[in-house]
This is a predicted structure of a 72-nucleotide RNA (transfer RNA) from an Ignavibacteria bacterium. Rfam family: tRNA. Rfam classes the family as a transfer RNA. The RNAcentral record of the sequence draws on ENA and MGnify.
């Protein structure tokens, strides 16, 4: 300089046009002499920024940002 690709909860990810979800994680209870472990439950994200298409967008389309890989 031209290409693909990815961005969703505190973390790793699911979710391919119809109320945004799971692990871990963190907060409450149970339990234990007391810590972990289990086991119940609860909270946390308007889906990286903008616009367009649709009755309806995380999701299709464009465009900018960030990151990552390839090519010259």
């Nucleotide at each position: 300089g031209c290409c693909u690709g990815c961005a969703u909860a505190g973390c790793u990810c699911a979710g391919u046009g119809g109320u945004a979800g799971a692990g871990c994680a963190u907060c409450g209870g149970u339990u234990u002499u007391g810590u972990a472990a289990a086991c119940c439950g609860g909270g946390g994200g308007u889906c990286g920024g903008g616009a367009g298409u649709u009755c309806a967008a995380a999701u299709c389309u464009c465009u900018c940002u960030g990151c990552a890989g390839g090519c010259u």